[in-house]
Context: one part of a larger RNA
RNA sequence: AACGAACGCUGGCGGCAUGCCUAACACAUGCAAGUCGAACGAGACCUUCGGGUCUAGUGGCGCACGGGUGCGUAACGCGUGGGAAUCUGCCCUUGGGUUCGGAAUAACACAGAGAAAUUUGUGCUAAUACCGGAUGAUGUCUUCGGACCAAAGAUUUAUCGCCCAGGGAUGAGCCCGCGUAGGAUUAGGUAGUUGGUGGGGUAAUGGCCCACCAAGCCGACGAUCCUUAGCUGGUCUGAGAGGAUGAUCAGCCACACUGGGACUGAGACACGGCCCAGACUCCUACGGGAGGCAGCAGUGGGGAAUAUUGGACAAUGGGCGAAAGCCUGAUCCAGCAAUGCCGCGUGAGUGAUGAAGGCCUUAGGGUUGUAAAGCUCUUUUACCAGGGAUGAUAAUGACAGUACCUGGAGAAUAAGCUCCGGCUAACUCCGUGCCAGCAGCCGCGGUAAUACGGAGGGAGCUAGCGUUGUUC
Numbered sequence: 001a002a003c004g005a006a007c008g009c010u011g012g013c014g015g016c017a018u019g020c021c022u023a024a025c026a027c028a029u030g031c032a033a034g035u036c037g038a039a040c041g042a043g044a045c046c047u048u049c050g051g052g053u054c055u056a057g058u059g060g061c062g063c064a065c066g067g068g069u070g071c072g073u074a075a076c077g078c079g080u081g082g083g084a085a086u087c088u089g090c091c092c093u094u095g096g097g098u099u100c101g102g103a104a105u106a107a108c109a110c111a112g113a114g115a116a117a118u119u120u121g122u123g124c125u126a127a128u129a130c131c132g133g134a135u136g137a138u139g140u141c142u143u144c145g146g147a148c149c150a151a152a153g154a155u156u157u158a159u160c161g162c163c164c165a166g167g168g169a170u171g172a173g174c175c176c177g178c179g180u181a182g183g184a185u186u187a188g189g190u191a192g193u194u195g196g197u198g199g200g201g202u203a204a205u206g207g208c209c210c211a212c213c214a215a216g217c218c219g220a221c222g223a224u225c226c227u228u229a230g231c232u233g234g235u236c237u238g239a240g241a242g243g244a245u246g247a248u249c250a251g252c253c254a255c256a257c258u259g260g261g262a263c264u265g266a267g268a269c270a271c272g273g274c275c276c277a278g279a280c281u282c283c284u285a286c287g288g289g290a291g292g293c294a295g296c297a298g299u300g301g302g303g304a305a306u307a308u309u310g311g312a313c314a315a316u317g318g319g320c321g322a323a324a325g326c327c328u329g330a331u332c333c334a335g336c337a338a339u340g341c342c343g344c345g346u347g348a349g350u351g352a353u354g355a356a357g358g359c360c361u362u363a364g365g366g367u368u369g370u371a372a373a374g375c376u377c378u379u380u381u382a383c384c385a386g387g388g389a390u391g392a393u394a395a396u397g398a399c400a401g402u403a404c405c406u407g408g409a410g411a412a413u414a415a416g417c418u419c420c421g422g423c424u425a426a427c428u429c430c431g432u433g434c435c436a437g438c439a440g441c442c443g444c445g446g447u448a449a450u451a452c453g454g455a456g457g458g459a460g461c462u463a464g465c466g467u468u469g470u471u472c
Stems, first nucleotide, its partner, number of pairs: 001471003005468005012344006018337002020302001025300003029297003034061003039058002042055005068255003077180007086172002091168008099133004108123006139148003153160003181227003188218003193215008230252004234245004257278005280291004308334001310333003316330001317328004347377004357368004383408005391399001416461005421442003427456005437444002
């Protein structure tokens, strides 16, 4: 000097920030991802008979974003600079197409099973759901003859879509050089190990995987092993070099009760999806089921210690939708906390018989001290009343009757903390008597203690002041 701090005493206001560093401990409750009727059938309701509204289900898109946490990871994880063997929904752009048919199924109805979660059978129906034929610029493969691959419609008739292919943009996967902790009281490690050939697999390269062949590969320029740790932009300190650190904000990575696995999909091996195993909690009719706050609040626990079970989608942004709009604990706000930074105030002028009181005293006086009182003023803040924004562009404002402005009354509503032996600014009296105690270091205290405790006085900082902890 600094802090995501804590503790003690004290505490007026505002602005802007910040707020579980510990148990990646366990979680009651509510909310945090839906949307589309202009894809589809059906049901209910309303009807001015034109139509309209609502929705469980099928279907589409989204749920891989946004939000959280730092367990793991010493690694191509991150940083930086390169690379070739790749994919990319929505978006932009270019070329071409959008033809003919079919069979189902949920909903629904009926009949069941079960305590429930849920589920079975039969029958009926639609689609932008599913399947087949045709065509095939281009594309893929090719022995250069050829072979193969598509589509979906909707309505308000103007659009929105759908399919194939090329390019772009964006995003992502992969590879490499260099850099990126400590320990040698860790010296040898390695059999898919290292390389080759051929295959499999992938969007794609590759022992990624497999068969065969060879015997390699790494290592004192520190392999392997152990311990610790998310990395970076940055932050703190410092004249710098450096050292320490990685909260908030931003980029990347990893994780989502623990371990494993795949499915769907352009994208996941998926926080609020699925399956299996495990631990834990809950329900049960004992047959069987349900759950996952490291989302926002909140609870218990741990701890020196860290906030509201708030408001709104008004703005910004995101998802869906043609749109109106709906959803959004992202976000914007409000609440709590002197946790920090910054600003302001707690009055100003005058006022000497230097009042009273306190303290000291050589008893004369000194000091508190212009300090108070008194007199004259002012009204920041706070209080009362009135007006009242910007943020919004035609409309729409949670914040909020907020910021701000005007008027009014009245010194009124507002000062503490630490220290005073030296370092180190600031001294006397009383009490105590190596006791009680102080202390960062040196050291004070055993009867005159400026060092303990109290008082008066003084010094420093100030809505804070000290102490402790940590870093430079």
Molecule: small-subunit ribosomal RNA, 5' domain
Organism: uncultured bacterium